Annotation: Predicted 3D model of a 71-nucleotide RNA (transfer RNA) from Roseimicrobium sp. Rfam family: tRNA. By type it is a transfer RNA. About the family: Transfer RNA (tRNA) molecules are approximately 80 nucleotides in length. The RNAcentral record of the sequence draws on ENA. Taxonomically the source falls in Roseimicrobium (Bacteria, Pseudomonadati, Verrucomicrobiota, Verrucomicrobiales). The coordinates come from a structure-prediction model, not an experiment, and the mean pLDDT is 81.

[in-house]
RNA sequence: UGAGUUGUCGUCCAACGGCAGGACGCCGGGCUUUGGUCCCGGAGAUCGUGGUUCAAAUCCAUGCGACUCAG
Numbered sequence: 001u002g003a004g005u006u007g008u009c010g011u012c013c014a015a016c017g018g019c020a021g022g023a024c025g026c027c028g029g030g031c032u033u034u035g036g037u038c039c040c041g042g043a044g045a046u047c048g049u050g051g052u053u054c055a056a057a058u059c060c061a062u063g064c065g066a067c068u069c070a071g
Stems, first nucleotide, its partner, number of pairs: 001070007010024004018054001026042005047063005
């Protein structure tokens, strides 16, 4: 430098173009002598910018980051 893959809560993973969901973790409460386990509830995310569309995490362009391959 070129080609390909990829980017979603703190972490790991879902989501046919139509309400962004689950597990772990975190916070609050219950239970417990305390902690842990268990039960109930809660907060928390679509890499940036444009475009297409009635509607974009999803499709398109471009930038940025990560990984792989080639030179």